[in-house]
Molecule: SAH (S-adenosyl-L-homocysteine) riboswitch aptamer
Organism: Longispora fulva
RNA sequence: CAGGUCGAGGGGCGCUGCGACGGACGAGAGUCCGCCACGCUCGGCCGGUUCCACUCCGCAAGGGCGCCUCCCGACA
Numbered sequence: 001c002a003g004g005u006c007g008a009g010g011g012g013c014g015c016u017g018c019g020a021c022g023g024a025c026g027a028g029a030g031u032c033c034g035c036c037a038c039g040c041u042c043g044g045c046c047g048g049u050u051c052c053a054c055u056c057c058g059c060a061a062g063g064g065c066g067c068c069u070c071c072c073g074a075c076a
Base pairs, nucleotide, nucleotide: 001048003046004045005044006043007042008041009040010069011068012067013066014065015064018039021034022033023032024031025030038062
C1' cells in the first nucleotide's frame, strides 16, 4: 500500500438519489425499473507487494436535505 474480515467514529426518524449492485430490453452504446446516504476515515487481524529501522507521550477529521434525541461545555 491493493484485497478480505472484524471493530470504532453517540443513537434514531423522514426525504431525495449518484456510483456500485440486481432485473428487463438492446448487436452495441445505453435505456428503464428496483435497491440505496459509512461507498469515508482510523485501528486490529488475514494476506500479498514494496520499503524502512531509537523510544515515549498525546490526539482524530468527515459523511446530501430536514427533524428528534443522548453526552460534554458555555451563555441566558